[in-house]
RNA sequence: CGUGAAAAAGGGCAAACUAUCCGAGAGGGUAGGACGCAAAGCCAAGAGACCGAUGAGUAGGGGAUCCACUUCCCACGGUUCGUCUGGUUGCCAUG
Numbered sequence: 001c002g003u004g005a006a007a008a009a010g011g012g013c014a015a016a017c018u019a020u021c022c023g024a025g026a027g028g029g030u031a032g033g034a035c036g037c038a039a040a041g042c043c044a045a046g047a048g049a050c051c052g053a054u055g056a057g058u059a060g061g062g063g064a065u066c067c068a069c070u071u072c073c074c075a076c077g078g079u080u081c082g083u084c085u086g087g088u089u090g091c092c093a094u095g
């Protein structure tokens, strides 16, 4: 540096669900619990998915509509790295 088919050792993480706390929400923390995981370690950088309450304001852009309400898309802000990609670090085995 490459590989992870099979096997082994020491182990590690922990989905759903439950309790509790935080958040408007997506979701997150802790404890229990294990569906799974060789990076299910770390980083929201690209794509995807999901959420956007209250307040403020000169009330973003576009579509549907005669207008308004409303709704959809984009933008913007956020969540997710256990959706994928990328970056970075790393255990064991093997070449």
Base pairs, nucleotide, nucleotide: 001095002094003093004092012037013036017032018031019030020029021028022027035082041088042087043086045085046084047083048080049079050078051077052076060074061073062072063071064070
Molecule: c-di-GMP-I riboswitch aptamer
Organism: Candidatus Manganitrophus noduliformans